[in-house]
Molecule: Glycine riboswitch aptamer
Organism: Aliiruegeria sabulilitoris
RNA sequence: UUACCCCGCGUCGGGAGAAGCUGGACCGCAAGGUCCGGUGCCGAAGGAGCAACCGCCCCGGUAAACUCUCAGGCCAAAGGACCGCACGGGAAGA
Numbered sequence: 001u002u003a004c005c006c007c008g009c010g011u012c013g014g015g016a017g018a019a020g021c022u023g024g025a026c027c028g029c030a031a032g033g034u035c036c037g038g039u040g041c042c043g044a045a046g047g048a049g050c051a052a053c054c055g056c057c058c059c060g061g062u063a064a065a066c067u068c069u070c071a072g073g074c075c076a077a078a079g080g081a082c083c084g085c086a087c088g089g090g091a092a093g094a
Base pairs, nucleotide, nucleotide: 001094002093005090006089007088008087010085012084013083014082019039021038022037023036024035025034026033027032040074041073042072046070047068048067049066053061054060055059
C1' cells in the first nucleotide's frame, strides 16, 4: 500500500410478510382518534429451541433466512434481519 475475510459505524441507497377485522369506554359537529379487550394472522428487531459434531459416560457445549411466536408486528408512515456504498479498526497475504 492492498484484493478477499471479520468487527464497528452512518442525517446514504435498497429492503418482505400478515386485519385498513371486531366489542366496550372516552374525545370529536364530523371525518376520525386514544385506551382496555376479543378473534384471526405474520416473521426479518430482540429472545428461545436443535441435527451433525465436540467433550469417555451422566450430562453439557453448539448454526441458520429452519422451528417456536415470549416479545414485536398485520393501509400508509415508522420500524426492519439482510444487501450495497462510504468511513474507522482488526486479521492475513504480497